[in-house]
Model confidence (mean pLDDT): 82 of 100. Transfer RNA from an uncultured archaeon, 71 nucleotides, folded computationally. Its Rfam family is "tRNA".
RNA sequence: GCGGAUGUAGUUUAAUGGCAGAAUGUCAGACUGUGGCUCUGAAGACGAGGGUUCGAUUCCCUUCUUCCGCU
Numbered sequence: 001g002c003g004g005a006u007g008u009a010g011u012u013u014a015a016u017g018g019c020a021g022a023a024u025g026u027c028a029g030a031c032u033g034u035g036g037c038u039c040u041g042a043a044g045a046c047g048a049g050g051g052u053u054c055g056a057u058u059c060c061c062u063u064c065u066u067c068c069g070c071u
Base pairs, nucleotide, nucleotide: 001070002069003068004067005066007064010024011023012022013021018054026042027041028040029039030038047063048062049061050060051059
């Protein structure tokens, strides 16, 4: 330099154009002599910019991160 893959919550991950969900973690409460376990509730995310569309995590373009391959 060229080609390919990847990016969603603190972490691990789902969602094939129509309300962004789960596990775990965090916080609050209940339970307990205290802690843990258990139960209830809450907050929290689509890498960035643009385009297509009534509507985009999803399709298109550019760009960035990480990884792989070729030279």